[in-house]
Predicted 3D model of an 88-nucleotide RNA (Glycine riboswitch aptamer). It was read from a public genome assembly, where an Rfam model found it. Of the family's consensus pairs, 89% are formed in the model.
RNA sequence: GAGGACUCUCUGGAGAACACAUUUAGUUGUGUGCCGAAGGUGCAAGGCAAUCGCCGAAUCUCUCAGGCAAACGGACGGAGACGCCAGU
Numbered sequence: 001g002a003g004g005a006c007u008c009u010c011u012g013g014a015g016a017a018c019a020c021a022u023u024u025a026g027u028u029g030u031g032u033g034c035c036g037a038a039g040g041u042g043c044a045a046g047g048c049a050a051u052c053g054c055c056g057a058a059u060c061u062c063u064c065a066g067g068c069a070a071a072c073g074g075a076c077g078g079a080g081a082c083g084c085c086a087g088u
Stems, first nucleotide, its partner, number of pairs: 003085002006083001007081006017032005033068003039064001040062001042060001046055003
């Protein structure tokens, strides 16, 4: 002097709900339905093995978990900082 998947701070950040009963309350319960962007499941190319099979990405897939006012959370994006990593 330049960089980076990580950490922290700030910031932007989608989708999807009705019915009945109940409650001071969107409080709670039941039924039916719906959403994908925490987490988790599955696999294509390719690789290993060469018998079964194993490894293997995503905003794809499943909807287990989670969610369907707001808040919280939130994949992903932007900025910054100490640290960390790599390295001249």